[in-house]
The RNA shown here (transfer RNA) has 72 nucleotides and comes from Pyronema omphalodes CBS 100304. It matches the Rfam family "tRNA". Rfam classes the family as a transfer RNA. The organism belongs to Pyronema omphalodes, within Eukaryota. The coordinates come from a structure-prediction model, not an experiment, and the mean pLDDT is 81.
RNA sequence: GGGGUUGUGGCGCAGUGGUAGCGCGUUCGCUUUGCAUGCGAAAGGCCUAGGGUUCGAUCCCCUACUGCUCCA
Repeated sequence: GGGGUUGUGGCGCAGUGGUAGCGCGUUCGCUUUGCAUGCGAAAGGCCUAGGGUUCGAUCCCCUACUGCUCCA
């Protein structure tokens, strides 16, 4: 220098056009003499940034940035 891939709660990941969900974790409640387990509930994300397409974009297109990777 060129190609590919990735970016979504604190962490790991889903989500192929209609205002985002799971597991772990955190907090609260029930259960216990107490702890753990179990059960229930809640908080926490304007989806890397900018632009475009569309009635509508996490999703499609373009550019930039970040991480990983391949070639030279």